[in-house]
Molecule: Bacterial small signal recognition particle RNA
Organism: Arenimonas sp. MALMAid1274
RNA sequence: CCGUCGGCCCCCCGCGACGCUAGUCCGAAAACUCCGCCAGGGCCGGAAGGCAGCAACGGUAUUGGAUGAUGCGGGCGCCGGGGACCGUCGGCGGGGC
Numbered sequence: 001c002c003g004u005c006g007g008c009c010c011c012c013c014g015c016g017a018c019g020c021u022a023g024u025c026c027g028a029a030a031a032c033u034c035c036g037c038c039a040g041g042g043c044c045g046g047a048a049g050g051c052a053g054c055a056a057c058g059g060u061a062u063u064g065g066a067u068g069a070u071g072c073g074g075g076c077g078c079c080g081g082g083g084a085c086c087g088u089c090g091g092c093g094g095g096g097c
Base pairs, nucleotide, nucleotide: 001094002093003092004091005090006089007088008087010083011082012081013080014079015077016076018073019072020071023067024066025065026064027063028062034059035058036057042051043050044049
């Protein structure tokens, strides 16, 4: 120097781990101004009945936590497969000085 094989690097796919999210579950929650239902009380009415509506109660906005994908992500991987073979490291064979 040439050839060849393998590792690394590089690219793709898979798998895994990690992170995030949807969803689900549990709790808090409009005692300034949400929704529902509205005891009592109020208003209208001769009455029957009707109207607005505070608290409580049930929800929701909001908020804390748990779980968490078959969704999403990447300066993840002593994982698997494939590609590429320019670079780098090593083995083997051959040639030259």